[in-house]
Molecule: transfer RNA
Organism: Sistotremastrum niveocremeum HHB9708
RNA sequence: GCCGUCGUGGCCAAAUGGUAAGGCGCACGCUUCCUAAGCGUGAGAUUGCGGGUUCGAGCCCCGUCGUCGGUA
Numbered sequence: 001g002c003c004g005u006c007g008u009g010g011c012c013a014a015a016u017g018g019u020a021a022g023g024c025g026c027a028c029g030c031u032u033c034c035u036a037a038g039c040g041u042g043a044g045a046u047u048g049c050g051g052g053u054u055c056g057a058g059c060c061c062c063g064u065c066g067u068c069g070g071u072a
Stems, first nucleotide, its partner, number of pairs: 001071004006066002010024003018055001026042005048064005
């Protein structure tokens, strides 16, 4: 250089074009003498960035940045 994978809350991670799930963590509450564990409630992501297609994009297309792998 060329080819391909991946990029989604603080972390992990799902979603085959139709209002972005879940776990850990965090906050509050219940329980407890206290803590931990357990249970309940809640906040937190316009999906790396910029464009395009579409009534509608995390998903399709183009560009770009990063990541990992392949290749000379």